About this RNA:
This is a predicted structure of an 85-nucleotide RNA (c-di-GMP-I riboswitch aptamer) from Paucisalibacillus globulus DSM 18846. The model forms 95% of the base pairs in the Rfam consensus. The coordinates come from a structure-prediction model, not an experiment, and the mean pLDDT is 90.
Formats: sequence, structure tokens, C1' cells
RNA sequence: AAUUGAUAAGGGCAAACUAUCUGAAAGGGUAGGACGCAAAGCUAAGGGUCUAAGGUUGAAUAACUAUGAUCGCCUGGUUGCCAAA
Repeated sequence: AAUUGAUAAGGGCAAACUAUCUGAAAGGGUAGGACGCAAAGCUAAGGGUCUAAGGUUGAAUAACUAUGAUCGCCUGGUUGCCAAA
């Protein structure tokens, strides 16, 4: 350095839910709270999924659509602690 994540050590993050802010919504922020996670660190690069303000179609209920979102959905890229059965 690569690979691996058994056994430890020091730790780290924080689901649901609650309060509040923000957003058209999906969702996101902050505080509390822990379901879990060896990358549950970062990245929207490829896919999947969610939403539909705006746009299009329609007589109408509506339907389609991402430029929006999701990295705790998967794959990729990239950075990192410890250890070596």
C1' cells in the first nucleotide's frame, strides 16, 4: 500500500416519532429522540423510486412530463479510524 471486517479500543452517525421553520408537493433544516449502520462520510455520475408547481392533452373527474427530490434504494467515483483471526 492492497485486501478483509472476526476479535477488541477510541469513538462517529442517527430511523420512526415529537416540536418548530421552509417548500406547490415530494422532501429538507434545527432541537429532542434511537431503529439501526464498518462508511448510514461526501458525490445526483448511471439506474430505480417519489412529487407535479409550471407545461401539454382533455368537456370533465383526470392523464403525461423534471428543470424538483431521494446517497438510511442499488451500482459507480472519492475520502477516512482501528485491527489482522